Molecule: transfer RNA
Organism: Candidatus Gastranaerophilales bacterium Zag_111
């Protein structure tokens, strides 16, 4: 420099254009003599900017970051 793949809560992982969900972790509560386990509940995310659309995590363009391949 060229090509390819990817970026979603603190972490991991879903969502065929139609309310962004789950698990772990964390906060609160129940249970327990205490702790652990278990149960209930809460918090929290679509890399950025535009475009298409009634509606975008999803489609399109550009930028940015990571990985791989070629040189």
């Nucleotide at each position: 420099u060229g090509g390819a793949a990817g970026g979603u809560c603190g972490u991991c992982u879903a969502a065929a254009g139609g309310u962004a969900g789950g698990a772990c972790a964390c906060g609160g509560g129940a249970c327990u003599u205490u702790g652990a386990c278990u149960c209930c509940u809460g918090c929290a995310a679509u890399a950025a900017u535009a475009g298409u659309u009634c509606g975008a995590g999803u489609c399109u363009a550009u930028u940015u970051c990571u990985u791989c391949c070629a040189g």